[in-house]
This record gives sequence, structure tokens and C1' cells, in this order.
RNA sequence: GCCUUGGUAGCUCAGUCGGUAGAGCAGCAGACUGAAAAUCUGCGUGUCGGUGGUUCGAUUCCGCCCCAAGGCA
Repeated sequence: GCCUUGGUAGCUCAGUCGGUAGAGCAGCAGACUGAAAAUCUGCGUGUCGGUGGUUCGAUUCCGCCCCAAGGCA
């Protein structure tokens, strides 16, 4: 330098043949307890890596850039 895969909640990850996004864990609040732990109930706050384009509408499609892993030279 080129190719492939990935980048989504604090962490690990899903998701949508384009219609403004979810799970588990963690966290917070409440119940329970003399007080804790455990258990139960409720709660998602995210410019979907950045920037342009296409579109009525983009996390999704296209271009460029950044980051990570792997491969070729």
C1' cells in the first nucleotide's frame, strides 16, 4: 500500500430486504430486614465511530476519513 471483518447503552452483544433501537449483566430507586446479603417491583438517559450523498424518511444503501482485529505484498 491492497483486501476482509468489525465500531450500537457503563460492559458483552442483538437488531432492522430503509419507517426516528433492544436483551443480559452492571447501576439507581422502592419493598423486605434491627442492619446487610439474597429475593421481588420499577427505571434505558444511546448525536447507532465521524463527515458528505441518495431518499419524503438512513443505524441500515453509496463515497471519503478515523479506530480495532486478521490476511496478502